[in-house]
The prediction has a mean pLDDT of 75. This is a predicted structure of a 370-nucleotide RNA (Bacterial RNase P class A) from Ghiorsea sp. The gene name in the source record is rnpB. NCBI's taxonomy places the organism under Bacteria, Pseudomonadati, Candidatius Mariprofundia, Mariprofundales, Ghiorsea. Its Rfam family is "Bacterial RNase P class A". Its family is annotated with ribonuclease P activity, tRNA processing and dimeric ribonuclease P complex in the Gene Ontology. Rfam classes the family as a ribozyme. From the family's description: Ribonuclease P (RNase P) is a ubiquitous endoribonuclease, found in archaea, bacteria and eukarya as well as chloroplasts and mitochondria.
């Protein structure tokens, strides 16, 4: 100086005119009146993808289907969120990704290749026979799975003995698998000891069926309350009163409720008011905690439209860009241009997109020079 991880901030400012919505007060001609004075769209407000708050569903249940997560411990109103550890894997490192079983069982691993599993012999090693051109030869029969060969993956791995050639065939040291144990540790897990040739028990795959744990009513603010008007408290079909039907995923059981259910034609109405913005609210300091977060003290109020306010001009300044002119440089000057993704709609806590520039913190590794 370079190259690389990981996080965090802003995302235009002031001023004047004018216009726009809601609160509060005062005041009248009570109206979409007037004045005043406060505040007025994001870091994602997007996506509707998870979870809740609220709000309905008479009062609950029980099974089965269905989804949903999936290492351990915390954190939290909960999550599939977050934080801190621990195993795999990847990178040189800071750091990234991911995490319940394959020995319950079913299925899949194309092509290559003898052969991908109740696996086998392509090339080759060795025995014997047999025939001849008597040989490192051909055929045919029995052994073999150590070399070579095909693949992502091919009967643990290295040596030594051995053997007609071989082979856990044996043995040593390893390594994988079981089974019993010690130590640290809340725990996943981590060192470590013993024993058995057990070693196709194959190896991979479960966001392939699938087993195992552990949680899950349902619907939704177009949810609901309330007030106010209007129609035709209409008309056919069917089932039924010895119950049929209705009751918020679905199906069953169980429970309530019932003289009306259910299918269709046709009328009226769809307007106001609430819900609705004081919160699991946010800043700041204290203290605990590796840390996410907790607790506590002061003060602070920060949009509520309902075809849908939160803007429009001018000035001047400023990030960043191009050009010109100066200057050794570092830097002045003038000009042109001028911010990217984009807009609340019951709130609220993640998560995932998209995003022009600007700037900052920390760590990791290379080179130079004190």
């Nucleotide at each position: 100086g370079a190259a690389g991880u990981g996080g965090c901030u802003c995302a235009g400012a002031u001023g004047a005119u004018c216009g726009c919505g809601c609160u509060u007060u005062a005041c009248c001609u009570u109206g979409u009146g007037u004045a005043a004075a406060g505040g007025g769209a994001g870091g994602a407000a997007a996506g509707u993808c998870c979870g809740g708050g609220c709000u309905g569903u008479a009062u609950a249940g029980a099974g089965c289907a269905g989804g949903a997560u999936g290492c351990u411990g915390g954190a939290u109103a909960a999550c599939u969120u977050c934080c801190a550890g621990u195993g795999a894997g990847g990178g040189a490192a800071a750091c990234c990704u991911u995490g319940g079983g394959a020995a319950a069982g079913u299925g899949c691993c194309a092509c290559a290749g003898a052969a991908a599993a109740c696996a086998g012999a392509c090339c080759g090693c060795c025995c014997a026979a047999u025939a001849c051109u008597u040989g490192u030869u051909a055929u045919c029969g029995g052994g073999u799975a150590a070399g070579g060969g095909u693949g992502a993956a091919a009967u643990g791995g290295u040596g030594u003995g051995g053997u007609a050639a071989g082979a856990g065939c044996a043995c040593a040291c390893c390594g994988c698998u079981u089974a019993a144990g010690u130590u640290g540790g809340u725990g996943a897990c981590a060192a470590u000891u013993u024993a058995a040739g057990g070693c196709a028990a194959a190896g991979g795959u479960a966001a392939a069926c699938c087993c195992c744990a552990u949680c899950c009513g349902c619907a939704g603010c177009a949810a609901g309350a309330c007030c106010a008007a209007a129609u035709a408290g209409g008309g056919a079909g069917u089932c039924g009163u010895u119950a049929a039907g209705c009751g918020u995923u679905g199906c069953u059981c169980g429970c309530g409720c019932g003289u009306g259910g259910c299918u269709u034609c046709g009328g009226g109405u769809a307007g106001g008011u609430u819900g609705c913005u004081u919160g699991a609210g946010g800043c700041u300091g204290c203290u605990g905690g590796u840390a996410a977060c907790a607790g506590u003290a002061u003060g602070c109020c920060c949009a509520g439209a309902u075809g849908a306010a939160u803007g429009a001009u001018c000035a001047u300044c400023u990030a960043u860009u191009u050009g010109u002119c100066a200057g050794c440089a570092a830097u002045g000057a003038c000009a042109a241009g001028g911010c990217a993704c984009a807009g609340a709609a019951c709130c609220c806590g993640g998560c995932u997109u998209a995003u022009a520039g600007a700037g900052c913190c920390a760590c990791u590794u290379c080179g130079c020079a004190u």